[in-house]
RNA sequence: CUUAUAAAGAGUGACGGAGGGAUCGGCCCUGUGAAGUCCGGCAACCUGCAUCAGCAAGGUGCCAAAUCCGACGGUAAAACCGGGAGAUAAG
Repeated sequence: CUUAUAAAGAGUGACGGAGGGAUCGGCCCUGUGAAGUCCGGCAACCUGCAUCAGCAAGGUGCCAAAUCCGACGGUAAAACCGGGAGAUAAG
């Protein structure tokens, strides 16, 4: 850079001790324990197995809230649609 996907799903665990939710604005989560590490789990993009349905061993990914909401544009708009940005996978 290209293509695809996103309102589903996933812990009463151990260690750890103050942050976290990309960015900015909001709004939240958090000593009834944040990040991180381990274990556990979810899922099925790629590989593998299977004629198919499917399985979940390997490579990733993920496990508060719609990608938490908005950010630019359209309509009178709470709302909806499109786009942007970011994320993940494959190339």
The RNA shown here (SAM riboswitch aptamer (S box leader)) has 91 nucleotides and comes from a bovine gut metagenome. The coordinates come from a structure-prediction model, not an experiment, and the mean pLDDT is 82. The RNAcentral record of the sequence draws on MGnify.